[in-house]
RNA sequence: AGCGGGAUAGAGCAGCCUGGCAGCUCACAAGCCUCAUAAGCUUGGGGUCGUGGGUUCAAAUCCCACUCCCGCAA
Numbered sequence: 001a002g003c004g005g006g007a008u009a010g011a012g013c014a015g016c017c018u019g020g021c022a023g024c025u026c027a028c029a030a031g032c033c034u035c036a037u038a039a040g041c042u043u044g045g046g047g048u049c050g051u052g053g054g055u056u057c058a059a060a061u062c063c064c065a066c067u068c069c070c071g072c073a074a
Base pairs, nucleotide, nucleotide: 002072003071004070005069006068007067010026011025012024013023020057028044029043030042031041032040050066051065052064053063054062
């Protein structure tokens, strides 16, 4: 070189097939509660969706190329 899977918030993941507000849990911050802490409840911040191009009114999603990780085979 070949085949398969994967890359989305600090961490773990869903969403992709069938294009239309970018989400869940934990973590973090603030508030409530408490004598206080933890737990619980509420709210908030945090993303160039691996990179570059193409198609489209519109791309995480479709197409092409590439990078990296895991596995199979050799």